[in-house]
């Protein structure tokens, strides 16, 4: 120089759900479940912001209150899925198989 491997930085994309109780099956409040995250404000059917997580080795979203299991459960596990769609990135630093040139022995 260096394939790769760690950190980070700015820019970008994503989810923010299910269920008990109280209440009036609401709003708030309390507690619980999975998770990396289940969150704050002001609007009130959405926007921002803050952690997180991803940016092809792709979070995530549709199908979907879909099918199968397991449960309080529309959560959670798998199946659908070599499915369709999705940002498609740009610096820093340290290490490093391993390779070059140089000088000295």
């Nucleotide at each position: 120089c260096g394939c790769g491997u760690c950190u980070u930085g700015a820019c970008g994309g994503g989810g923010u759900g299910c269920c008990g109780g109280u209440g009036a099956u609401g709003a708030g409040c309390c507690g619980g479940c999975u998770g990396a995250g289940a969150u704050u404000g002001c609007a009130c059917u959405g926007c921002a912001g803050a952690a997180c997580c991803c940016g092809c080795g792709a979070a995530c979203c549709u199908g979907a209150u879909c099918c199968g299991g397991u449960u309080a459960g529309u959560a959670c596990c798998g199946g659908c899925g070599u499915a369709g769609g999705g940002a498609u990135u740009c610096g820093a630093g340290a290490c490093c198989a391993g390779g070059c040139c140089c000088a000295g022995a």